[in-house]
Parts: sequence; C1' cells; structure tokens
RNA sequence: CCCCGCGGACGGGCAGUCGCGGGCCCGGCGCGUCCCCCGAGGGGGAUACGGCCGGCGUCCGAGGCAAAGUCCGGUCUCCACAGGGCAGCGUGCCGGCUAACGGCCGGGGGGGCGCGCUCAAAGCGCGCUUCACGGAAAGUGCCACAGAAAACAUACCGCCUGCCGCGGCAACGCGGCCGGCAAGGGUGAAAAGGUGCGGUAAGAGCGCACCGCGUUCCGGGUAACCGGAAUGGCAGGGCAAACCCCACGCGGAGCAAGACCAAAUAGGGGAGGAUGGAGUGGCCCGCUCCGCCUGACUCCCGGGUCGGUCGCUUGAGCCCGCCAGCAAUGGCGGGCCUAGAGGAAUGACUGCCGCCCGGCCCGCAGGGGCCGGGACCAGAAACCGGCUUACAGUCCGCGGGGCCUC
Repeated sequence: CCCCGCGGACGGGCAGUCGCGGGCCCGGCGCGUCCCCCGAGGGGGAUACGGCCGGCGUCCGAGGCAAAGUCCGGUCUCCACAGGGCAGCGUGCCGGCUAACGGCCGGGGGGGCGCGCUCAAAGCGCGCUUCACGGAAAGUGCCACAGAAAACAUACCGCCUGCCGCGGCAACGCGGCCGGCAAGGGUGAAAAGGUGCGGUAAGAGCGCACCGCGUUCCGGGUAACCGGAAUGGCAGGGCAAACCCCACGCGGAGCAAGACCAAAUAGGGGAGGAUGGAGUGGCCCGCUCCGCCUGACUCCCGGGUCGGUCGCUUGAGCCCGCCAGCAAUGGCGGGCCUAGAGGAAUGACUGCCGCCCGGCCCGCAGGGGCCGGGACCAGAAACCGGCUUACAGUCCGCGGGGCCUC
C1' cells in the first nucleotide's frame, strides 16, 4: 500500500426561491351560539367556544439498533369464558435477563478451523466458529443401491480339523463331503464394541492391558455436566426434521380494534288525526250490514348510513453520567419532548462547499489546480421488544492474508 472477515459510527452540509402536513398565535367574517328590543314580520349587539377565510407571525415535521417482510413476543381494545380432560398447534442441554418471546447473555456438551506444547503422531491446553442439543432401555415403523447379512442376525470369497477320491516317493496340491470359525477380503452412509498381546486346529471378550460403554459409589458444580474409584465381558446399530412418549406454553379477532356525537332521504314505533261524498284493502270462503284497523297531514321517540370527534402518540421513551453485574440487563441522578395524516404531508429547483470516480496540467515529493461525471437501500399510519432481509460510498477499532521499501 492492497485484499478479506468481524464489530462500531455515519449515510451529505449551508444559503436562496417556491411548495406541503401539524400545533400555537394574530387579523377578518358573524354561519352556529349567546344577550337585548319588538309593532311577532323582524331589528340590534357580543365573539369565550364550534365553524369559515386570510397571515412573508412562530415552532416542529421519516429510517438505516431498516419506517420494509409481517416471522415471533407483548401493551391496548372488543368478543367469548365455572372447573377438569381430549384433540390440535408450538417450544425443547443448563442457568440467568426480560412485560414477554421461537429473543438476548453466560455456561456445558458435540462438530469444524487455527495456534501452542511435542522430532512427529496421538493427546492436552488456548482462541474463534457452529449445532432442531429432551427421550431410540415404552411401543410401532423405516434404513434406497450394493451386499451373505441392515437387526430374533448371517456366511459370498476365505481360514481350520477330520474323512473320501485323484496326482505325487514324500512334503504337499486339487476336488468333494461332515463339522468348526467370523480373524482377513469384499459391499455399504452405517456390519453386531475398538487397538494390541496372549491363546487356539483355525478363531472368538475365550483371557488380559488400555480406550469406549453399562451399573453402583465418592468428590466438585445451583444445574447442564466434569473428575475419580469399584464392578460387569458388552447387553443397547442408526433415524423422533417418522408416528410416538415426556415436560412446558397456547381462547379468538385486530386501531378498518373500539367509544361518542349525529344530517338529508327512505323505512320503523307512539300520540293526535277535521266535515261531507265516493271508494280500495284487511279482520271474513261468497254476498250484504254494522263495527274496528289502514289512510293525507302534524308532533314526538329510537336504530342504521353520510359526516364529525376521540382512540392518537408521554412511552417497557430518548440523551448524558455514576453504581451493581463476566455479560445480557438492572438501579440511581440530571437533562429533553422528538411526525400524527386519513387519498394520506415530510418535497422541487438553483448556487456554493464537502465526498467518490475518470481525464489533463503543475510539483523531486507530501500535495495542488482545471474539466467532466457520480452518489445507495428504502419511506411512518395505534404503540413497543426482537428476528430476518435490503443497502452506493465514507470513517474508526480488532483479527487474518498478500506485495513493496528500509
């Protein structure tokens, strides 16, 4: 100097012009509202509150621990709900943190990588990284291809004793048969404990040593687990991201949740409902009579819709410092208020500066100047904690690798 990995910070700045959303303030109107007068038709006044209009008045206005995906957990709201069980879904080493979690931190165990000790290997130690890491000794099931055999073991090649046949002087060789064996070869992802010595006709936990494993005990640790001793000759291959078993957790819907106010029109309920004539329908199958209801219109009540208001942004909040803790995190003190829309604002243009890239020029060099170009992923919608995914470029720290110079 370059490259890679991990962690952290940032991801343009200033000014001008125009524009947008929200809060407060100011001005105007006098629609609502309130007060007064009246000759009942109206007239006058006020503007706190609601409303409308205006303001070159003032303040605030996206993130990148992604506002995103909506995967997990919670707050909040409504609905449902005696208790227990079944079914279903989820989680799964241990401890801690947290409002909670499938999240985070620490630890244990297994795997991988690197370094050190060592001549080297094995082994041990350290560091980084990774794991869907409960149970295969309850039961059921599965284990492709290959292979003799994939789990009540088995025998393809092979090894060995004996017998028979053939060959040979013989040692022995070849073939067959009765048995013994599982060491060696071969298959496979995986082969019935592993390595070595002894043993044997050949072999075999058959015996022994070490390792692994089971059981019992001792010690350490909150625990997962670790270390040790005795004992057993080895039972129990793998798969639970197959069913299943065990433990724990889980009611549903979501701010378009939900609450309040409330128009026109239509429709519902109640009260009133004038005179006369004609008439319709119902109580009533046909005709007739009587009676009642219905019926224009007026007033009142209640529900829904349009619309409006609340929910709504002060909250497991943000920043700084100190303390406790290995850490996640918690406690204390001080300071701060930081979008709240509802077709949905947070922007556009110009100039200067900064950053990056390319070219040219100046300079021995550090560097400087000019011209041209470039600058990511993405945008709140009730809120919060996580996880996951996207991201041009810049800076800082740690670790690793390469090259050049002294």
Predicted 3D model of a 406-nucleotide RNA (Bacterial RNase P class A) from a Bryobacteraceae bacterium. Rfam family: Bacterial RNase P class A. Its family is annotated with dimeric ribonuclease P complex, ribonuclease P activity and tRNA processing in the Gene Ontology. The literature on the family includes a 1999 paper in Nucleic Acids Res by Brown, "The Ribonuclease P Database". Rfam's curators write: Ribonuclease P (RNase P) is a ubiquitous endoribonuclease, found in archaea, bacteria and eukarya as well as chloroplasts and mitochondria. Taxonomically the source falls in Bryobacteraceae (Bacteria, Pseudomonadati, Terriglobia, Bryobacterales).